[in-house]
This is a predicted structure of a 266-nucleotide RNA (Bacterial large signal recognition particle RNA) from an Oscillospiraceae bacterium.
It is recorded under the gene name ffs.
Rfam family: Bacterial large signal recognition particle RNA. Rfam describes the family as follows. The signal recognition particle (SRP) is a universally conserved ribonucleoprotein involved in the co-translational targeting of proteins to membranes.
NCBI's taxonomy places the organism under Bacteria, Bacillati, Clostridia, Eubacteriales, Oscillospiraceae.
Model confidence (mean pLDDT): 75 of 100.
RNA sequence: CUGCACUAGUCGGGGAGCCAGCGGUGCCCUGUUACCUGCAAUCCGCUACAGCAGGGAUGAAUCCCCAUUUGAGGGAGAAUGAUGUGUCGUCUGACUCCGGUAAGCGGCAAUGACGUUCCGGUCUUGCGCAACGGAGCCUCGUGAACCGUGUCAGGCGGGGAACCGAGCAGCACUAAGCGAGUUCCUCCGUGUGCCGCGAGGGCGCCGGAGCCGAGCUGGCUGCCGCCGUAACGGAUGGAUCAUUUUUCUCGACGAUGGGUGUGCAG
Numbered sequence: 001c002u003g004c005a006c007u008a009g010u011c012g013g014g015g016a017g018c019c020a021g022c023g024g025u026g027c028c029c030u031g032u033u034a035c036c037u038g039c040a041a042u043c044c045g046c047u048a049c050a051g052c053a054g055g056g057a058u059g060a061a062u063c064c065c066c067a068u069u070u071g072a073g074g075g076a077g078a079a080u081g082a083u084g085u086g087u088c089g090u091c092u093g094a095c096u097c098c099g100g101u102a103a104g105c106g107g108c109a110a111u112g113a114c115g116u117u118c119c120g121g122u123c124u125u126g127c128g129c130a131a132c133g134g135a136g137c138c139u140c141g142u143g144a145a146c147c148g149u150g151u152c153a154g155g156c157g158g159g160g161a162a163c164c165g166a167g168c169a170g171c172a173c174u175a176a177g178c179g180a181g182u183u184c185c186u187c188c189g190u191g192u193g194c195c196g197c198g199a200g201g202g203c204g205c206c207g208g209a210g211c212c213g214a215g216c217u218g219g220c221u222g223c224c225g226c227c228g229u230a231a232c233g234g235a236u237g238g239a240u241c242a243u244u245u246u247u248c249u250c251g252a253c254g255a256u257g258g259g260u261g262u263g264c265a266g
Stems, first nucleotide, its partner, number of pairs: 001266006009058003012030004020047005035055005064259006073250006079243005085237004091233001093232001094229002098225004103221003106217003115211008123200006129193002131190006138181005148173004156165003
């Protein structure tokens, strides 16, 4: 060096999760001939050499092992952005109210602003008047079985008679009462009054007369200040999603290099 046979090894790996830890089944990624059977997530089996039990294939190599590299994919964090949410008014950007200013606009003003003096009214009250309400008077009507008046049929009584008497009903007129009515008149009452007279009061408002002589107002905008609100803006906390951004970590397939048995025979 070659041939034959055997053995070690290999027959998937990785991620997250679970676990004291290591594997497996399960989930995800990769990828293949990447073995078969049994066990197994309210778990199955081991103990740092870390699936267990049984069977099969391959087998010293491009196939096994190590190092380096590439890097699918996974996990964690940061940054940024978006969405929605909690807190803060001691955030003052914003908004409402209130107060001030009078720069601009507007309104009023020499047919006199602002101011000032006087006189009135509005206000309270007394008296009067009016109004309203009620009552009375008055007018008309009605209105008494008997206990109102007049006249009293009939009937009754007296009388020789003429006549007389008391007197019911009816009729008329009235009393008390009831109803209606308009004007005058009388009385009572009433926080009714474009009313009259007087007294009081006088902050405000309105009106009139006079003096003075140029501003007054604060409606809108602007500016300033005091509270308040939490919709928007801002600060901050914690969520969800996204990112060709960034950091750390694990890492398959692949690539490069290196390493590695035993026996027999030639």